RNAcentral holds the sequence, with entries from MGnify.
A computed fold for a 117-nucleotide RNA from a soil metagenome, annotated as c-di-AMP riboswitch aptamer (ydaO/yuaA leader).
Its mean pLDDT, the model's own confidence on a scale to 100, is 85.
Rfam family: c-di-AMP riboswitch aptamer (ydaO/yuaA leader). Rfam describes the family as follows. This family represents a conserved RNA structure found upstream of the ydaO and yuaA genes in Bacillus subtilis and related genes in other bacteria.
The model forms 92% of the base pairs in the Rfam consensus.
């Protein structure tokens, strides 16, 4: 000074910490939807799914892929990601209402071209 992300800002306090705003998530009527619940089910997230190989299985490896990122926006090209974790037998949508998070990790002219702003 920027990037991914909701993850920033303000106030009080010596600090620990507390409160608020903003942003983000979950639960939760009617109506509608769905009736399929060990073949468990569900949530955050771009991170799903298919095939092949190994394995009793969990899972591991490979090739792809839904989807996502690349510094103002869009298009094309190119490159890259395509994870991880949580709830605990339980949750469709959902006004009122209730409730939770506000981390972490990276870059140094930062991909190229065109158009626009």
């Nucleotide at each position: 000074u920027g990037c991914c992300g909701a993850a920033u800002c303000c106030g009080c306090g010596a600090a620990a910490g507390c409160g608020g705003a903003g942003c983000g998530g979950g639960g939760g009527a009617a109506c509608c939807a769905a009736c399929u619940u060990u073949u468990g089910g569900g949530g955050u997230g771009u991170a799903u799914c298919u095939c092949c190989g190994g394995g009793u299985a969990a899972c591991c490896g490979g090739a792809g892929u839904a989807g996502g990122u690349g510094a103002c926006u869009c298009c094309c090209u190119c490159a890259c990601c395509g994870a991880a974790c949580c709830c605990g037998u339980c949750a469709g949508c959902u006004a009122a209402c209730c409730u939770c998070g506000u981390a972490g990790g990276c870059g140094a002219u930062a991909a190229g071209g065109g158009a626009g702003a």